[in-house]
RNA sequence: UGAGGAGUCUGGACGGCCGCUCCGCCGCGAGGCGGGGAGGAAAGUCCGGGCUCCACGGGUCAGGGUGGUUGCCAACGGCAACCGGCCGCGAGGCCAGGGAAAGUGCCACAGAAAACAAACCGCCGCGGGUCGCAAGGCCUUCGGUAAGGGUGAAACGGUGCGGUAAGAGCGCACCGCGGGACUGGUGACAGUCCCGGCAGGGCAAACCCCACCCGGAGAAAGACCAAAUAGGGAAGGCUCAUGGCGACGACCCGCGCCUUGCCUUCCGGGUAGGUCGUUCGAGGCCGGCCGCGAGGUCGGUCCCAGAGAAAUGGCCGUCUCCCCCUUCCAAGGGGUGCCAGAACCCGGCUUACAGGGCUCCUCACGUC
Numbered sequence: 001u002g003a004g005g006a007g008u009c010u011g012g013a014c015g016g017c018c019g020c021u022c023c024g025c026c027g028c029g030a031g032g033c034g035g036g037g038a039g040g041a042a043a044g045u046c047c048g049g050g051c052u053c054c055a056c057g058g059g060u061c062a063g064g065g066u067g068g069u070u071g072c073c074a075a076c077g078g079c080a081a082c083c084g085g086c087c088g089c090g091a092g093g094c095c096a097g098g099g100a101a102a103g104u105g106c107c108a109c110a111g112a113a114a115a116c117a118a119a120c121c122g123c124c125g126c127g128g129g130u131c132g133c134a135a136g137g138c139c140u141u142c143g144g145u146a147a148g149g150g151u152g153a154a155a156c157g158g159u160g161c162g163g164u165a166a167g168a169g170c171g172c173a174c175c176g177c178g179g180g181a182c183u184g185g186u187g188a189c190a191g192u193c194c195c196g197g198c199a200g201g202g203c204a205a206a207c208c209c210c211a212c213c214c215g216g217a218g219a220a221a222g223a224c225c226a227a228a229u230a231g232g233g234a235a236g237g238c239u240c241a242u243g244g245c246g247a248c249g250a251c252c253c254g255c256g257c258c259u260u261g262c263c264u265u266c267c268g269g270g271u272a273g274g275u276c277g278u279u280c281g282a283g284g285c286c287g288g289c290c291g292c293g294a295g296g297u298c299g300g301u302c303c304c305a306g307a308g309a310a311a312u313g314g315c316c317g318u319c320u321c322c323c324c325c326u327u328c329c330a331a332g333g334g335g336u337g338c339c340a341g342a343a344c345c346c347g348g349c350u351u352a353c354a355g356g357g358c359u360c361c362u363c364a365c366g367u368c
Base pairs, nucleotide, nucleotide: 001364002363003362004361005360006359007358008357009356010355012319013318014317015316016315017314018313020037021036022035023034024033025032026031039339043350044349046348047347048346049345050344051218052217053216054215063214064213065212066211067210068082069081070080071079072078083097084095085094086093087092098209099208103207104206105203106202107201120149121148122145123144124143125142127140128139129138130137131136157175158174159173160172161171162170176198177196178195179194180193181192182191183190184189222276223275224274225273232267233266234265235264236263237262238261243258244257245256246255283302284301285300286299287298288297289296290295320337322335323334324333325332326331
């Protein structure tokens, strides 16, 4: 200098004027003064938690989710470090990364054969036919052969030597694979040695098996105040039929209570409306210590949007990033400024994003 890798920050700055919203103070009031006022994703609502209400004796099944190991965390499907596999010269990146000798199922097309393997071409052997003087060629029955060709995403270990009629783990060496022991590691796993000639193709984001986790609903949760209405209750007043009871051996009259309807007052109910929940929190910043790290802990310091159909905006000036024009330059003029918009809160993931900055690292070339 060029080409890359990993991480992180920023998302125009300052001033003036006019507004919007919340809080505090002053003012009878109109209003005035002071202070706060979007994000890196406020988004998607995908995952986890706080909080609230409901349900709840335990277990099993069903259903859903997760899936290398050890940790971090309130928790997680998040994060860190490590292990294994694949990719990259490398910095690094990607992985749904338990089980395919429990069972079931699937493997398109092509191909002879796709899982109790398989003989299409080729190769080899015995025999037959035919041509040839012969060597041998051609055709062919049967048998052997998975080494070669061909098909396929995948063909029943790979390479080499031996072996054989040709071949073949048939034998051997190395690699791979399976089993065992030992060593190292908390562990995933790794290494060494011994044994085995190779058994068990792939697919579980197919059913399934194994291990672990999970009660439901969500701020329209929920709590409180409370006009109105229906139904309910209490007290009082008035009123109408009987009937029952007090109530007696039986009957009658009268009295009291209950049974009917209306009115008044109160309780209660809980709609409209209002208040709370609601923003001090697993909080931000700075520093010390512990840890490879995620993170933990201690100290100091700060208070940082809270609306309710929903505020956070507009204009002007100076400067700035980028682009265009004029111009030799200087300078001038014009345009432009990402994605987006809180609604109970928090931790993540994912997705969108003009432009700019910083740190660490890799490779190639060149110079000293």
The prediction has a mean pLDDT of 78.
Bacterial RNase P class A from a Planctomycetota bacterium, 368 nucleotides, folded computationally.
Its Rfam family is "Bacterial RNase P class A". Rfam classes the family as a ribozyme.
The source organism's lineage runs through Bacteria, Pseudomonadati and Planctomycetota.
The gene name in the source record is rnpB.